[in-house]
The RNA shown here (Guanidine-I riboswitch aptamer) has 111 nucleotides and comes from Acidocella aminolytica 101 = DSM 11237.
The sequence is in RNAcentral, with records from Rfam and Ribocentre.
Its mean pLDDT, the model's own confidence on a scale to 100, is 82.
RNA sequence: CGUAAAGGCUGCUAGGGUUCCGGCUGGGCAUUUGUCCGGUGGCUGGUCCGAGAGCAGCGGUCAUGCGGGAGACAUUCGCAUGAUGCACGGCGGGACAAAAGCCCGGGAGAG
Numbered sequence: 001c002g003u004a005a006a007g008g009c010u011g012c013u014a015g016g017g018u019u020c021c022g023g024c025u026g027g028g029c030a031u032u033u034g035u036c037c038g039g040u041g042g043c044u045g046g047u048c049c050g051a052g053a054g055c056a057g058c059g060g061u062c063a064u065g066c067g068g069g070a071g072a073c074a075u076u077c078g079c080a081u082g083a084u085g086c087a088c089g090g091c092g093g094g095a096c097a098a099a100a101g102c103c104c105g106g107g108a109g110a111g
Base pairs, nucleotide, nucleotide: 008058009057010056011055012054015049016048020046021045022043023040024039025038026037027036028035029034060084061083062082063081064080065079066078067077068076086106088109092104093103094102
């Protein structure tokens, strides 16, 4: 420098904040037990966001074999088995209400 499906999606979790719900709290109105406005995420929670290097599943790609389609090869469809390795990582910035293991990013850098 080049090639490569070190690929894709879904669900969940670690984690995250505070738009909504709820909690707590101040005040007003009411007094059928509430309602309206404000504050609060060093409020356990629900909604919500959420991992390349976390979990699970689905499909994909590749290799081999078998089978189908007039047809040896090629190509294509289906099925089966196997493969899909490894992975330390800032500062800073970005979005949504906001933050984050999200995105920049398998980046910069290190080995």